This is a predicted structure of a 97-nucleotide RNA (Glycine riboswitch aptamer).
RNA sequence: GGAUCGUACUCUGGAGACACCCGGAGCACCGGGGGCCGAAGGUGCAACAUACGCCUGCGCGUAUGAAUCUCUCAGGCAAAAGGACAGAGAAUGCCCU
Numbered sequence: 001g002g003a004u005c006g007u008a009c010u011c012u013g014g015a016g017a018c019a020c021c022c023g024g025a026g027c028a029c030c031g032g033g034g035g036c037c038g039a040a041g042g043u044g045c046a047a048c049a050u051a052c053g054c055c056u057g058c059g060c061g062u063a064u065g066a067a068u069c070u071c072u073c074a075g076g077c078a079a080a081a082g083g084a085c086a087g088a089g090a091a092u093g094c095c096c097u
Base pairs, nucleotide, nucleotide: 001096002095005093006092007091009089010088011087012086013085018034020033021032022031023030024029035077036076037075041073042071044069048065049064050063051062052061053060054059
């Protein structure tokens, strides 16, 4: 100096679902009650793929592997905050020169 990937950071965008009911308190909040959401995090899943083993062969078995799917544990259900993901920026790690 360079391309990809990773890591954390900054800025921008960023959905869904009761400002529910009862009590304390002016509201938010606390306790209780039911109702809901999925995009922090987490759980689970393979007709497929890969590896290994067995078998004359067809095949069989074991292990590993995903998500915006699934569960709703956690979290959330006015605003605020958070927010998967996306774009931009500047660093850094691996690699190359």